[in-house]
RNA sequence: CUACCGAAAUGGCUAAACCCGAGUAAUCGGGCGUCGCAAAGUUACGGGUCCUCUCUGUUUUGUAACCAUAUGUUUACAUAGAGAGGAUCGCCGGACUGCCGAA
Numbered sequence: 001c002u003a004c005c006g007a008a009a010u011g012g013c014u015a016a017a018c019c020c021g022a023g024u025a026a027u028c029g030g031g032c033g034u035c036g037c038a039a040a041g042u043u044a045c046g047g048g049u050c051c052u053c054u055c056u057g058u059u060u061u062g063u064a065a066c067c068a069u070a071u072g073u074u075u076a077c078a079u080a081g082a083g084a085g086g087a088u089c090g091c092c093g094g095a096c097u098g099c100c101g102a103a
Base pairs, nucleotide, nucleotide: 005101006100012037013036018031019030020029021028022027035090041096042095043094045093046092047091048088049087050086051085052084053083054082055081056080061078062077063076064075065074067072
C1' cells in the first nucleotide's frame, strides 16, 4: 500500500408517521422525524416485485349493472398469458466509488 474483516473513534444517511408539492398510478422531491444501516453512496446491467395502456382467453369463480315471476343472456372489473412504457437500489445479485484501522 492492497485484499479480507468489522473492535474502537470521527462523523454520515434516514424507515414509518405527519406537512407541502409533482404524477392517472406505482412512486418521487422538500421539511420534520429517527425503525434501522459499514456502503441504507452511485448505477435499472440481471432477477424479483409494483403501476399504466393494449391484445388474447378461460371459468359460469367472485363483484357490479340490465331485463325479470323464477331464472337466463350480455357487458365491465378481478383472475391467467403476452406485448409496450414507467417505478423500485432500505428486495436480491452485479458494476463503479468511498471514511477508519484493533484482532

Background
Predicted 3D model of a 103-nucleotide RNA (c-di-GMP-I riboswitch aptamer) from Marinobacterium zhoushanense. Its mean pLDDT, the model's own confidence on a scale to 100, is 77. The source organism's lineage runs through Bacteria, Pseudomonadati, Oceanospirillales, Oceanospirillaceae and Marinobacterium. Its Rfam family is "c-di-GMP-I riboswitch aptamer". Rfam's curators write: GEMM was predicted in a large-scale screen for bacterial structured RNA regulatory elements. Genes associated with GEMM are involved in a diverse array of functions, including chemotaxis regulation, signal transduction, secretion and chitin.